The part of an RNA shown here (small-subunit ribosomal RNA, 3' major domain) has 463 nucleotides and comes from a mine metagenome.
Context: one part of a larger RNA
Order: sequence, then C1' cells, then structure tokens
RNA sequence: UGACGGGGACCCGCACAAGCAGCGGAGCGUGUGGUUUAAUUCGAUGCAACGCGAAGCACCUUACCAGAGCUUGACAUGCUCUCGCACCGCCCGUCAUGGGGCGUGCCCUCCGGGGACGAGAGCACAGGUGCUGCAUGGCUGUCGUCAGCUCGUGUCGUGAGAUGUUGGGUUAAGUCCCGCAACGAGCGCAACCCCUGUGGCUGGUUGCAUCUGUCCAGCCAGACUGCCGUGACCAACACGGAGGAAGGUGGGGAUGAUGUCAAGUCAGCAUGGCCCUGACGCCCUGGGCGACACACACGCUACAAUGGCCGGCACAAAGGGAUGCCAACCAGCAAUGGGGAGCCGAUCCCAGCAAACCCGGCCUCAGUUCAGAUUGCAGGCUGCAACCCGCCUGCAUGAAGGAGGAGUUGCUAGUAACCGUGGGUCAGCACACCACGGUGAAUACGUUCCCGGGUCUUGUACA
Repeated sequence: UGACGGGGACCCGCACAAGCAGCGGAGCGUGUGGUUUAAUUCGAUGCAACGCGAAGCACCUUACCAGAGCUUGACAUGCUCUCGCACCGCCCGUCAUGGGGCGUGCCCUCCGGGGACGAGAGCACAGGUGCUGCAUGGCUGUCGUCAGCUCGUGUCGUGAGAUGUUGGGUUAAGUCCCGCAACGAGCGCAACCCCUGUGGCUGGUUGCAUCUGUCCAGCCAGACUGCCGUGACCAACACGGAGGAAGGUGGGGAUGAUGUCAAGUCAGCAUGGCCCUGACGCCCUGGGCGACACACACGCUACAAUGGCCGGCACAAAGGGAUGCCAACCAGCAAUGGGGAGCCGAUCCCAGCAAACCCGGCCUCAGUUCAGAUUGCAGGCUGCAACCCGCCUGCAUGAAGGAGGAGUUGCUAGUAACCGUGGGUCAGCACACCACGGUGAAUACGUUCCCGGGUCUUGUACA
C1' cells in the first nucleotide's frame, strides 16, 4: 500500500422486510449427472454449467459406433510425363459410395502441335471437430451501470509511498457546493444517439375522412429546479406549490472505466507448439447422439365453480410472404385436399386478423361434463425415406393429481399475474427463444437481521 475480520461508523441494491404469483409434491417436455451401450460424439460445472454452444438430431447435419471402400485424396497451388473416356445422357453392378462399359465434343493453328477442361502415373503437398483456452489473437461472461480507476506538476516522507481522491454537506453518481499543500487533467458518471408520451408546421399514396380530424413521414417547439414559498451559515441542495401532456435523470433502450476470476471458448474463426499421414485424413450404408433402476435443473399442463362445456357476440399491436403468402368457392366431422383470384404488398394473403372479456344455457362438489398422461384403431401432411425417431386429425381409452416437507425463485407499475398474436431457425417438427399487444393488481412501517456492493476508520503473525 492492499487484502481480510463471526471490528466500528455512514450509505446503497427486490438484499431483507411488506405483498402478489410461483418452484420444491403429480403427469409430461427439455437440459444435466449417473448408469447402460458397439456408440450413447464433444464442450459448458457455485453465484457467472444444467430449454447453455443447439435460431430446429429421421438421411444430411455428425464430429460417435459397426460394416464396406479410396489413397495427390472431398478441397488449394505448382512442376514433370502419358492419354483424351470433358460437361451431359444412358446401361451393368453394389445395401450404398467406390467400380465397369457406351455415345457426343470447345478455342487457336504455319496441321507438327498448343490451350481450356478432364483422366492416369509421379513429386512438392493437401487434410485432421486430433492435444494443449496453463503458449495465444479475437470474442464473451462476471463483480457491475457498481462509482470508481489514474496521470502531470508541486509539496511531504531516507524509502515503499502519501497528498490530490481525505474532511463538512449534498446527489442516482469522484454529482455538485464549501473547506483544505495542493493546482489542474484523463478514463468512467451525466449529456450528445434511438424508441415512447404533448403540441405546431409541411407533405401525403395504397392510409383517413368530409373538416380539416385519424394515421404515416420529416422538421420544430416543449422541462431548465425556469417561477413562487419554506428550510439550509452564503451555497450545492431538499421539501411543498403553481402552470403544464409531462416534472425535478418523465418512462424504456443502446452505451459496461482501471481491473478480477491462469473464468469460458484451439468445436465458430484465426493461430504457436506437439501429434497422425494406405490414416487420428476422405467417401458411403446402417445404427447412435432419442438408451433408463435412478438423482438434480428449467419449463408446460393441471388438481377445478373467479371453473368446465355448448351457442351467440366484440376490441389489438408487431411482424412475415416468389420455386413464397395463399382469398372466394367445393369435398371432408377434422387434420387436409381440390381450386385458382390477388399480392414482390399502408393495396392482396397469412388473418372475419386474436384470446382472455361480455351475453344466454347446462353441469352442482363428485376423481366429476375436473384433469389429460398412457394405449388401441382409423386417417392426413412434409420428405428419396417417418421401424428405431416427425408433426397433425378423428373415434375409443381414460393414469397420477384433493394446492405440494425442509427449502427456494421472480417482481416496485402499465410492473407482477393472466390472455392470446407474430417472427427467426425450418422440407417437416417449438411447452424453448426473440418480439408484440389485450386485461391489469397488491405492498414497501422500516434498515435490526441474511446476501452483494461503496466510502472512511481500526486490528493483523497474510501478500
């Protein structure tokens, strides 16, 4: 000087408390451990691994296993020699790839040949998701959007170093004010950026509607403790009020200082070193990544009457659409099929664009008209192909489940909770993820305690 303390003082944070909804019990989904396996590829492992890399495991992906095959190689560049079987199409053969056979041919030409492309032999090399994230770059997580981390000059100290940055107030803030051997400055804070809330102006199709209104786009205005009052030593500032669509950083986002964890990633990529080279490379078929006595994590659906079922009937936002979105109409109980209009989309479609909501009826507390697991049968769709191993529909079947122990999570407002909608990935497949709107609460006395953090101070046999 730091770090640490079951030392002290002060101060913050959904940290506790006060509340609301959950998780932990059940069934199912997904991830992980374990076990099993020929293989169940690999990585991630307290917070900060476990719906994580996976924004889509039937083949492919795919890195794993079994079997079959290739060796200048699936891919790049260069050289030597030989040849023409290029591309494409067809045939034989194989589980499939590999393998064998047939046909056709481009440019220049002094007709010898040369070139593009391809095949074969050989060489230099390719290739490796093989190892090391304790050799690395880059990127990321985390403390933490916390308020801190430093420098120049000066001064003090033999020196490490201190001062500044401490103190008194104040703030969300090292924010600002006052004081002070310090005076200044930098990276952070804040502001500048984006969305949203009010108004004005201008313009307007495909949008809106009959008077300059809704909507959309652009520009501008508006909020600054500016005004008033009170408190504070002057101040910074705090509290109350007026006006206002909005107050005291209006709400949200983007933005992450110096550093910490030899944190994570050699499997995204790049890359040093090491290792393999008729294989640790490459291709193919099939299997596996989907196993199942168990254990954990994150979710979905429920256990019902604030409900379930039937009928009627409203109101969104944000998105996507060309080998795409798919209307009307027809068939089918339905999934879906037929059909073919429109739309490269403020025009048409997904999509009457919603559901919870509201109105009427039935059910009357029961393992039920709750709940839907599981299983059987019959169908539909995608795709070369749904046995292992996809999704959907109908009929039948109807399991556990009676509100969940110890413990534990999220959330302070248009938030939680509940409700549906869209998108990316994607042939198909979403209870996940990302986004969107609809309905819309309760509670916060307070900082003693738990957790994390900041400043000052104190102790230390630690660095």

Overview: The full RNA is in RNAcentral, with records from SILVA.